[in-house]
RNA sequence: UACUAAGUUUACUAGGGUUCCGCCGGAGACUCGAUUACCGGGCUGGUCCGAGAGUAAACCGUUCCCGAGCGCGGGGGCGACACGGAAGGAUAAAAACCUGGGAGAU
Numbered sequence: 001u002a003c004u005a006a007g008u009u010u011a012c013u014a015g016g017g018u019u020c021c022g023c024c025g026g027a028g029a030c031u032c033g034a035u036u037a038c039c040g041g042g043c044u045g046g047u048c049c050g051a052g053a054g055u056a057a058a059c060c061g062u063u064c065c066c067g068a069g070c071g072c073g074g075g076g077g078c079g080a081c082a083c084g085g086a087a088g089g090a091u092a093a094a095a096a097c098c099u100g101g102g103a104g105a106u
Base pairs, nucleotide, nucleotide: 007059008058009057010056011055012054015049016048020046021045022043023041024040025039026038028036029035030033060079061078062077063076064075065074066073067072081101083104087099088098089097
């Protein structure tokens, strides 16, 4: 010194917790039957958060071919590689989220 498309978006997954729903437990009230304020538990789950180094798609970039003719249309290829803390931050909360392809290592 390395970065300049290592681009953008969407959906999903690994993963993550507990606002809401559900579930479990406690206790109170009452019409004594199951409901419901309240408290606790992440607990198989739904909602939710969610990857630079996970997946897929679309766009995009680049290149080639064909058509057509300078406005473009269609199709193919390529878009590689990527070890990684601690700490802090957001949200209800946590995280492979964000700081961050950072520090560091090589």
Description
Guanidine-I riboswitch aptamer from Cohnella herbarum, 106 nucleotides, folded computationally. The organism belongs to Cohnella, within Bacteria. The sequence is in RNAcentral, with records from Rfam.